Predicted 3D model of a 707-nucleotide part of an RNA (large-subunit ribosomal RNA, domain II) from a Patescibacteria group bacterium. It matches the Rfam family "Bacterial large subunit ribosomal RNA". Rfam links the family to the GO terms structural constituent of ribosome and ribosome.
Context: one part of a larger RNA
RNA sequence: GCCAACGAGUCCAUUUGUAUUGCGUUAAUCUAAGCCGUUAUGCGGCGGAGGUAUAGGGAAACCGAGUCUGAAUAGGGCGAAUGUCCCGCCUUUGGCGGGACGCGCAGUGCGAAUGGGACCCGAAGCCAGGUGAGCUUACCAUGGCCAGGGUGAAUCCCGCCGAAAGGCGGGAGGAGGCCCGAACCGGUUGGCCGUGCAAGACCAUCGGAUGAGCUGUGGUAAGAAGUGAAAAGCUAAUCGAACCUGGUAAUAGCUGGUUCUCUCCGAAAUAGCUUUAGGGCUAGCGUCUUAGUUAUUUUUUGGGGGUAGAGCUACUGGAAGGUGUGAAUAGGGGGAAACCUCGUCACGCCUACCAAACUCCGAAUACCAAAAAUGUUUGCUAAGGCAGUUAGGCUAUGGGGGCGAAGCUCCAUUGGCCGAAAGGGAAACAGCCCAGACCUCAAUCUAAGGUCCCUAAAUCUUUGCUAAGUGCGCUUAAGGAGGUGUGAUUUCUCUGACAGCGAGGAGGUUGGCUUAGAAGCAGCCUUCCUUUAAAGAGUGCGUAACAGCUUACUCGUUAAGAGAUUGCGCGCCGCAAAUAAUCGGGGCUAAGCAAAGUACCGAAGGUGAGGAUCCCGCCAUAGGCGGGAUGGUAGGAGAGCGUUCUCAACUGCUGUGAAGUUCACGCCGCGAGGCGGAAUGGAGCGUUGAGAAGUGAAAAUGUUGGC
Numbered sequence: 001g002c003c004a005a006c007g008a009g010u011c012c013a014u015u016u017g018u019a020u021u022g023c024g025u026u027a028a029u030c031u032a033a034g035c036c037g038u039u040a041u042g043c044g045g046c047g048g049a050g051g052u053a054u055a056g057g058g059a060a061a062c063c064g065a066g067u068c069u070g071a072a073u074a075g076g077g078c079g080a081a082u083g084u085c086c087c088g089c090c091u092u093u094g095g096c097g098g099g100a101c102g103c104g105c106a107g108u109g110c111g112a113a114u115g116g117g118a119c120c121c122g123a124a125g126c127c128a129g130g131u132g133a134g135c136u137u138a139c140c141a142u143g144g145c146c147a148g149g150g151u152g153a154a155u156c157c158c159g160c161c162g163a164a165a166g167g168c169g170g171g172a173g174g175a176g177g178c179c180c181g182a183a184c185c186g187g188u189u190g191g192c193c194g195u196g197c198a199a200g201a202c203c204a205u206c207g208g209a210u211g212a213g214c215u216g217u218g219g220u221a222a223g224a225a226g227u228g229a230a231a232a233g234c235u236a237a238u239c240g241a242a243c244c245u246g247g248u249a250a251u252a253g254c255u256g257g258u259u260c261u262c263u264c265c266g267a268a269a270u271a272g273c274u275u276u277a278g279g280g281c282u283a284g285c286g287u288c289u290u291a292g293u294u295a296u297u298u299u300u301u302g303g304g305g306g307u308a309g310a311g312c313u314a315c316u317g318g319a320a321g322g323u324g325u326g327a328a329u330a331g332g333g334g335g336a337a338a339c340c341u342c343g344u345c346a347c348g349c350c351u352a353c354c355a356a357a358c359u360c361c362g363a364a365u366a367c368c369a370a371a372a373a374u375g376u377u378u379g380c381u382a383a384g385g386c387a388g389u390u391a392g393g394c395u396a397u398g399g400g401g402g403c404g405a406a407g408c409u410c411c412a413u414u415g416g417c418c419g420a421a422a423g424g425g426a427a428a429c430a431g432c433c434c435a436g437a438c439c440u441c442a443a444u445c446u447a448a449g450g451u452c453c454c455u456a457a458a459u460c461u462u463u464g465c466u467a468a469g470u471g472c473g474c475u476u477a478a479g480g481a482g483g484u485g486u487g488a489u490u491u492c493u494c495u496g497a498c499a500g501c502g503a504g505g506a507g508g509u510u511g512g513c514u515u516a517g518a519a520g521c522a523g524c525c526u527u528c529c530u531u532u533a534a535a536g537a538g539u540g541c542g543u544a545a546c547a548g549c550u551u552a553c554u555c556g557u558u559a560a561g562a563g564a565u566u567g568c569g570c571g572c573c574g575c576a577a578a579u580a581a582u583c584g585g586g587g588c589u590a591a592g593c594a595a596a597g598u599a600c601c602g603a604a605g606g607u608g609a610g611g612a613u614c615c616c617g618c619c620a621u622a623g624g625c626g627g628g629a630u631g632g633u634a635g636g637a638g639a640g641c642g643u644u645c646u647c648a649a650c651u652g653c654u655g656u657g658a659a660g661u662u663c664a665c666g667c668c669g670c671g672a673g674g675c676g677g678a679a680u681g682g683a684g685c686g687u688u689g690a691g692a693a694g695u696g697a698a699a700a701u702g703u704u705g706g707c
Base pairs, nucleotide, nucleotide: 001707002706003705004704005703006702011116012115013114014113015112016111017110018109019108020107021106022105023104024103025102028052029051030050034046035045036044037043038042056063057062066078067077068076069075083101084100085099086098087097088096089095090094119257120256122254126247127246128245129244130243131242137221138220139219140218141217142216143215144214145213146211148180149179150178151176155172156171157170158169159168160167161166184208185207186206189204190203191202223239225235226234227233260640261639262638263637264636265635270283271282272281273280274279284389285388286386287385288384289383290382291381292380293379297373298372299371300370301369302368303367309361310359311358316355317354318353320351321350322349323348324347325346326345327344331342332341333340334339392418393417394416395415396413397412398411399410400409401408423434424433425432438611439610440609441608443607444606445605449601450600451599452586453585454584458598460597461596462595463594464593465592471588472587479573480572483570484569485568486567487566488565489564490563491562492561500557501556502555503554504553506530507529508528511525512524513523536551540549541548612630613629614628615627616626617625618624619623641696643693644692645691646690647689648688649687650686652685653684660680661679662678663677665676666675667674668673
């Protein structure tokens, strides 16, 4: 991992709601313990103690259709109605009998609450009583062990020197938590191992190795306790409180799991409070029952408003430029002074503005009311039973926070969708676009989106644009450019424009100043005159300065358009990243972009045909016709299937073959399932009506067994 079996809302008590049964409705109804009997886990009888109901109010005494509060005969709170309807009979007011609704009591089923293990499994823990020192820690008693080598303390002896103290030398000697190094004890560093040889080993290396040494045997000390050269170490692979059993099904606002079918409806992720924030309680939103009511949508009419916008000599405030007048004598600068100029403050005028907490104004929506249409399986209200939800998410719009960042955060529009929604589109893609799946169909029409191939449908029609593979389903800046298309305004132009070509481009003069020089061309000043078709006291190169080239300007030639500014469309550069790595791909010059048009494709949408269930209406109640509905998590409600057992009936089935098992077999049921058939099997089993539950498994790192 797979298979099989087992595996989770139960039982009791009390309360309450609902369905049903029985009894009562001018009052009743039920027994409990216990006792008696018995065919004995049961049944029958007795048992009225007691409970509910028949009266309430008050904390109570107590009073009582009233009572409490209160001084009150006031006010206020809580209470007080013993039935209603229909039918039949009797002689009437009326009585009797029956039925329905309501009410009361009791039983049963179902739903829920409270108390219990309380749907199941799951802690770490707490307490009690015991078991452990054969592991390990410390200690006690008694034993055992430490190859070999080195160093050479005290002390003693001998020799020499010395007056002595003593010194020097030699020898003996054999001390030491001494040295090197096996056994032994340890465990430093690295490797190896790491489903190991091993729940700590192996290899190499390393520390101690006569000592606070190592070790055998026996003994002592323990759970808030021991022991500890102290690491909270160790106390039997367990230690910041051992292990076993019990209290015990501890508790778990937490995680996981919770078993058959179909039908109807269908949420919430909000508010308030909370030692509260991942939990609760109440409300909101769901469902079911009963009763009542009529909404909803559209149009028209009538309303109130102070938002968007706009505006401000209409207020409150803010703030820019210009201009005018005045002020301070104590502003700065200039001037001999008069005065000029710059600046400051106040007021006025002109121009252009700003505001969530400004408004002289002022929408669209939304909201309220009425009328008409629509419609009454819809919406709402009340009471009661049962819930779930209180982590929400994205998107659109209006806002606060943030950086007008975030797949950010907080509100609003009770917006939309997801959540709880499948289908088509967006390559893929909860929240985007289209559209809400009862079932079947090899029918048909469409939506969004598409129509060259992958891939269903146009290589469709018309007119332009793009040359960049721009683009073809993410977005892309400032800035730059005779890319290209199309507009607008304007200048020159056959009295010849623009460009090209052939010429001229002069004289006073090298203007004056400055300068070493300054001659059109370093710089400063002036910028005239003449000859002319025209020619600047010179546009740019150039020279040391000249020279030289060129230009403005003019003539000729040629010949018909030539410039300037500005708007729009599509492109270019700007543009650098990790697979060739992309438009989904191929690929495309349209199969790109813009505009217009006609076809077609395209969904679980619409229509068509058949069928199922539910609701409403009518006929009528077997059923038929018509209309509508039938996505769904938490959750509410309804109807069923199946398993085991009990009772009764079938005076059922069964060796002429029960249960069980197997089967691409047939039939019935929407389904859970049922009936039949075949094979196997070899002894019990079913149907119907009731009843009772150890009543349904795919999940719980589920339990046990098997593979």